[in-house]
C1' cells in the first nucleotide's frame, strides 16, 4: 500500500448580543433590583436485571411460586464484568457460545416409512418336501432429521463387538491442575434426539413502589369507604397482602354520632457504592492508600435563539429519588495494538 | 414517572410444537326486466428481527406499535 480485527475517546469550538432555570452574595424601598459564576447524555431511551431508600405487625418454619445453572475470581448486589476449560467459526489476528443432568421418572417425536424405541415389508440361512410351515438374523434396499458406535478384516450355516486394530463415547485406575478439564493406562461397557417439555439436582429470592412515605396550614354538599366512642343482639371467629403450621387478638352483625379523602405547601431531591489525578497489590475484572474537586434539581416542568470565523456544522436523541449492568439506536471524525497478503529494500 | 397487558385475513375471534380456520365484509359467476336475499366458486393473515427444535402463531431473547390501571369520586 490494500483487505482485516481488537480496543479506547469526541459529540463543534472561540467570541458577541437577547432570553430562562434553582441557589450565592450585595443593596434597600422587604420583595424587588444589581452583580458573578453554575446549568442534559453516551445514550438521560427501553423498563430487561441487580441495589440503595421507604412503607406493609417480613418473628421463624415449610410448601407453592419464581430465577439462576461449565470453573475459578470481582462487586452493596446481579441474569453484571474478568481471567480460564470445553464446543463452534476464521489461513490469521479474533470472534461467537441458555454450556448442569437423557443411566431418577413422565410426556413428544407429524407426514414418510415394515417398524420411532420398539420391529421383520424387500431379503440372507437352516430345518422338513421345492408350495408352505417353524425357527436364527440386523449384515442388504428404501424411508426419515434420528433405524440398535464408524471403517476395515477375520468368523460363522447366514449373522452380530461374535473376536481384532483404528477412530468416537462412556466407566475405572492414574499425571498435571485449587477447579472446570487434561497426558497416559485398562475394561466390548456401547438403545436416537428433545430439559428455551414436565421435571431431577446444586444455589438464590417477604411484598410493593418517590403518584413509595413523613408532615404542615386551610377548607368541608351528597355517594362510598377506612377509623373511633356509645349501645343492643350473637358468637368463635378475624389478622399477618398466596398457602399451611404458628404468631397475635377475641370478633361480627344493627343503630346513632363523630372524623378521614379536597385545596395548598414542606421534606423525600441530590456529597454520591461519586468525579478526577497519583502510587501500590492483582494476567485482569477490581481494591485500597494519599491529593484535588463540588458537577441541574425543575413540578406545566429551565438548559435556548441569533450573528461572525474555522472547508462543512449534519447523528441518535434530552433529565424527574438516586445508583451499578445489559440491551437497542447513533452523521462525522481521532488514537492505538496486532493480523493477512502484494511491491521493493 | 411507575406498574399491568395485547399484537393472527378489511373487522370480530379461534386453533396441544406437525397441512393457520370460523362468522361478517370482498371479487367473480348463476339467479332476476333491476336491486336486494340466496347459492356456487375464490382472494385475503400469525407486527419485526434472531434463537432453541427435524419442525415455531405456539418455547426463549430483543424490538415496534397499541390498550388498561396508579393521587377516593362526583
Nucleotide at each position: 500500500g490494500g483487505a482485516g480485527u481488537a480496543a479506547a475517546c469526541c459529540a463543534g469550538a472561540u467570541g458577541g448580543u437577547u432570553g430562562c432555570g434553582g441557589g450565592g452574595a450585595c443593596g434597600c424601598u422587604u420583595g424587588c433590583g444589581u452583580c458573578a459564576a453554575c446549568g442534559a447524555g453516551g445514550a438521560a431511551a427501553g423498563u430487561c436485571c441487580g441495589a440503595g431508600c421507604u412503607u406493609c405487625g417480613c418473628a421463624g418454619g415449610g410448601c407453592a411460586g419464581g430465577g439462576u445453572g461449565c470453573c475459578g475470581g470481582g462487586u452493596a448486589a446481579c441474569u453484571c464484568c474478568c481471567g480460564g476449560u470445553g464446543g463452534a467459526g476464521g489461513c490469521g489476528a479474533c470472534u461467537c457460545u441458555a454450556a448442569g443432568g437423557a443411566u431418577a421418572g413422565u410426556g413428544c417425536a407429524a407426514c414418510a416409512g415394515a417398524a420411532a424405541u420398539a420391529a421383520a415389508c424387500u431379503g440372507c440361512c437352516u430345518u422338513a418336501u421345492u408350495u408352505u410351515a417353524a425357527g436364527g438374523c440386523g449384515a442388504u434396499g428404501g424411508u426419515g432429521g434420528a433405524a440398535a458406535g464408524g471403517u476395515g478384516a477375520g468368523g460363522u450355516a447366514a449373522g452380530a463387538g461374535c473376536u481384532c486394530a483404528c477412530c468416537g463415547g462412556c466407566g475405572c485406575c492414574c499425571u498435571g491442575g485449587c477447579g472446570a478439564c487434561u497426558a497416559g493406562g485398562c475394561g466390548g461397557c456401547c438403545a436416537u434426539g428433545u430439559a428455551a417439555a414436565c421435571c431431577c439436582c446444586a444455589c438464590c429470592c417477604g411484598a410493593a413502589g418517590c403518584a413509595a412515605c413523613a408532615c404542615c396550614g386551610u377548607g368541608u354538599u351528597g355517594g362510598c369507604u377506612c377509623g373511633u366512642u356509645u349501645g343492643g343482639g350473637c358468637u368463635u371467629a378475624g389478622u399477618c397482602g398466596g398457602c399451611c403450621c404458628g404468631a397475635u387478638u377475641u370478633g361480627c352483625c344493627c343503630a346513632a354520632a363523630c372524623u378521614u379523602g379536597g385545596c395548598g405547601g414542606u421534606g423525600g431531591c441530590u456529597u454520591g457504592a461519586a468525579c478526577c489525578g497519583u502510587a501500590u497489590a492483582g494476567u485482569a475484572a477490581u481494591a485500597u492508600g494519599c491529593g484535588g474537586u463540588c458537577u441541574a434539581g425543575a413540578u406545566a416542568g429551565a438548559u435556548a435563539a441569533u450573528c461572525a470565523u474555522c472547508a462543512a456544522a449534519u447523528a441518535c436523541a434530552a433529565a424527574a429519588c438516586u445508583c451499578g449492568g445489559c440491551u437497542u439506536a447513533u452523521a462525522g471524525g481521532u488514537u492505538u495494538g496486532c493480523u493477512c497478503u502484494a511491491a521493493a529494500u | 414517572g411507575c406498574g399491568g397487558g395485547u399484537g393472527u385475513a378489511g373487522u370480530u375471534c379461534a386453533a396441544u410444537g406437525g397441512c393457520a380456520g370460523a362468522a361478517c365484509a370482498c371479487u367473480a359467476g348463476c339467479u332476476u326486466c333491476c336491486c336486494a336475499a340466496g347459492c356456487u366458486a375464490g382472494a385475503u393473515a400469525c407486527g419485526u428481527g434472531g434463537g432453541u427444535u427435524c419442525g415455531a402463531u405456539u418455547c426463549c431473547c430483543a424490538u415496534c406499535a397499541c390498550c388498561c390501571g396508579c393521587u377516593c369520586c362526583a
Two RNAs folded together computationally: RNase P RNA and transfer RNA, 419 nucleotides in total.
It holds a member of the Rfam family "Bacterial RNase P class A". It is annotated as a ribozyme.
Model confidence (mean pLDDT): 76 of 100.